This is a predicted structure of a 71-nucleotide RNA (transfer RNA) from a Candidatus Uhrbacteria bacterium. It matches the Rfam family "tRNA". Rfam's curators write: Transfer RNA (tRNA) molecules are approximately 80 nucleotides in length. It is annotated as a transfer RNA. Rfam links the family to the GO term triplet codon-amino acid adaptor activity.
[in-house]
């Protein structure tokens, strides 16, 4: 300057257009002499901004960030 992936709790992945989950982590609590560990429970999220639709995390556009590839 050109083409292609990809963007989702603090990390790390799920989700056929129809209540956004899971594990790790954090926190708070049993338990323990104390800690760990184990086992209840709590918080936290969709990259921005338009648009399609009764409904978008998914489907259009545009922007932006990270990654390949050509030159």
């Nucleotide at each position: 300057a050109g083409g292609g992936a990809u963007g989702u709790a603090g990390u790390g992945a799920a989700a056929u257009g129809g209540u956004a989950u899971c594990a790790c982590a954090a926190c708070g609590g049993u338990c323990u002499c104390c800690a760990a560990a184990a086992c209840c429970g709590u918080u936290a999220u969709u990259c921005a901004g338009g648009g399609u639709u009764c409904g978008a995390g998914c489907c259009c556009c545009u922007g932006c960030g990270u990654c390949c590839c050509u030159g």